[in-house]
Formats: sequence, C1' cells, structure tokens
RNA sequence: CGUUUUCUUUGGGGCGGGGUGCAAUUCCCCACCGGCAGUACAGUCUGCGAAGAGCGUUUGCUCCCGAAUCGGCGCAAUUCCGAUACCGACGGUUAAAGUCCGGAUAGGAAAAGAAAAAU
Repeated sequence: CGUUUUCUUUGGGGCGGGGUGCAAUUCCCCACCGGCAGUACAGUCUGCGAAGAGCGUUUGCUCCCGAAUCGGCGCAAUUCCGAUACCGACGGUUAAAGUCCGGAUAGGAAAAGAAAAAU
C1' cells in the first nucleotide's frame, strides 16, 4: 500500500411571478430542481439505490423500474461548450402535485475516518 471484518460520522434538491376559479404552491403561461458508482465532468449512457408489486420468520429474493438529440472543441465527452427538447413513486388535499403535507427522527446506493487481523 492492498484485502477482510467491526465501529463512527456523513449521506436528495425544487412553486417565485401571472391567469382562471367558490376553491389550485395540484389546472394554464413563465419559472425552479436533479441521489450513488463508472466513464473526459452525466436527471436522459451503463450499473446501483430509493419508490411500487409479490414471496419469505428474518438477513433477504424475484418482478417492475421515467426521459436527448443536433452542432462545436478535443487523442478521448449521448458527460464539457452552444442550441433546442424531454422526464419525474405511493397516500393525502375545498381542484388533478417532480416542487405542499405524510409514511420518514425511516430506509439507502455510497463516501470519509478509526480500530483489529492475517499476508
């Protein structure tokens, strides 16, 4: 230094303006937001987590799992730059929610640190 185990900590953002209406942060117009790892820097590539469904006494297992193109620079970018697009669980609600409230003081990919062991 690497590996394994244990422990600690960290670990998701966003409705501002206008319109209609009895009523909308839910509709319409404009706006705003983007978990983790990989890779030339990624919401839209690949994989994972979360959410949803089923099974199991439990650790878990299975299923499901949204959305991007063109141009430029470059050895290399569906990741940068430019332009124009698109996507967003479940339950609740005076009216339909990516942004409000709730499950959640939860869970979590993973990151950082510490200790131990063998090599």
This is a predicted structure of a 119-nucleotide RNA (FMN riboswitch aptamer (RFN element)). The coordinates come from a structure-prediction model, not an experiment, and the mean pLDDT is 84. The model forms 100% of the base pairs in the Rfam consensus.